This is a predicted structure of a 146-nucleotide RNA (FMN riboswitch aptamer (RFN element)) from Arthrobacter pascens. Its mean pLDDT, the model's own confidence on a scale to 100, is 82. Rfam family: FMN riboswitch aptamer (RFN element). About the family: The RFN element is a highly conserved domain that is found frequently in the 5'-untranslated regions of prokaryotic mRNAs that encode for flavin mononucleotide (FMN) biosynthesis and transport proteins. It was read from a public genome assembly, where an Rfam model found it. The source organism's lineage runs through Bacteria, Bacillati, Actinomycetes, Micrococcaceae and Arthrobacter.
This record gives sequence, C1' cells and structure tokens, in this order.
RNA sequence: UACGUGCUCCGGGGUCGGUGUAAGUCCGAACCGGCGGUGAUAGUCCGCGACCCGCGAGCCGGUGUUCUCCCAGGAGAACCCGGCGGACGGUUGAACCGGUGAAAUUCCGGUACCGACAGUUAAAGUCUGGAUGAGAGAAGCACGUA
Repeated sequence: UACGUGCUCCGGGGUCGGUGUAAGUCCGAACCGGCGGUGAUAGUCCGCGACCCGCGAGCCGGUGUUCUCCCAGGAGAACCCGGCGGACGGUUGAACCGGUGAAAUUCCGGUACCGACAGUUAAAGUCUGGAUGAGAGAAGCACGUA
C1' cells in the first nucleotide's frame, strides 16, 4: 500500500408575495442539488442509491395442519402463517451555446431544463408522513493475508 473479515462512527438540501372560504400544492418571483467515476471541480455525461413492482436461496418464530420415528412424552420432516433476508430482474427525471485550456456536456459567461410514493379545506422538488427507517458510499480501529 492492496485485499479479506469483524466492529465503530458519519451519511440530503430548499419560500416569500398574490388570488382565494381554503394553497409552503394554483399564479408570479425565489430557493435546493445524495454517492462513486471522469484527461480539471458535474442535479442534466457514465454508473450507483433512495420509492415502487417482480423474484428470492437461506435464517428465525408459531399455542397451525399432516406424516414419520421412537414407548406414552418427546424428536424429526413436509406444508401453511408471520417476520427477517438480497446473489438478482424490471422501473427510475433533466443541457445546450460561447469562452479559456493540453485536457472541461464538470470551470467562466449566457440561456434552458429536471425532481419517487402517500397525505392535504386546492393540484407539492421546497409542507406533513413511511423515516429515530433504508442507503450508494465516506472515515477510523482491530485481526489476518500478500
């Protein structure tokens, strides 16, 4: 230094005004940008993650059903129900022009665009909720191997 195993910790941001009975949802203006990669810094490039759908070996529980074995009580198996579980598949938004440069859809200038699901007195990237969750990954410690 790299890899493996275990553990610890971290791991998403953002609103005002107008109308209205009612809107952080409409209209106007504003604001926000997870993780890894990259010839140079990325919401819009290449991938990954979160939501949702499908599938799932395996593990745990059952006062469930059936069967088997043993000697009257247990043991085991299959199925069923519930929970956990990920090796996987599907789905999954959006950018151009000019400039600089060896190199940038990443920087600078300009003009655009995008944003899961459920809820709501009225339609949501910004409110509330699942979520004190999950998570790409980041850092550290221990042990082992090279």